[in-house]
RNA sequence: GCGGGAUUAGUACACCGGUAGUACACGUCCUUCCCAAGGAUGAAAAGCGGGUUCGACUCCCGUAUCCCGCU
Numbered sequence: 001g002c003g004g005g006a007u008u009a010g011u012a013c014a015c016c017g018g019u020a021g022u023a024c025a026c027g028u029c030c031u032u033c034c035c036a037a038g039g040a041u042g043a044a045a046a047g048c049g050g051g052u053u054c055g056a057c058u059c060c061c062g063u064a065u066c067c068c069g070c071u
Stems, first nucleotide, its partner, number of pairs: 001070007010024004018054001026042005047063005
């Protein structure tokens, strides 16, 4: 230099052109004499910039970081 892959909540991962979900963690409440465990409920996320579209996390282009291969 070329090609490919990944980037989503505090963490680990799903998902998909039409409301983004699970587990753990966190807040509040219930249960208990207290703690732990359990239950209910809540907050919280699509790397960044642009384009296509009625509508983009999803498709396209550029860019950033990481990983793999080639040279």

Overview:
This is a predicted structure of a 71-nucleotide RNA (transfer RNA) from Candidatus Collierbacteria bacterium CG17_big_fil_post_rev_8_21_14_2_50_45_7. Its Rfam family is "tRNA". From the family's description: Transfer RNA (tRNA) molecules are approximately 80 nucleotides in length.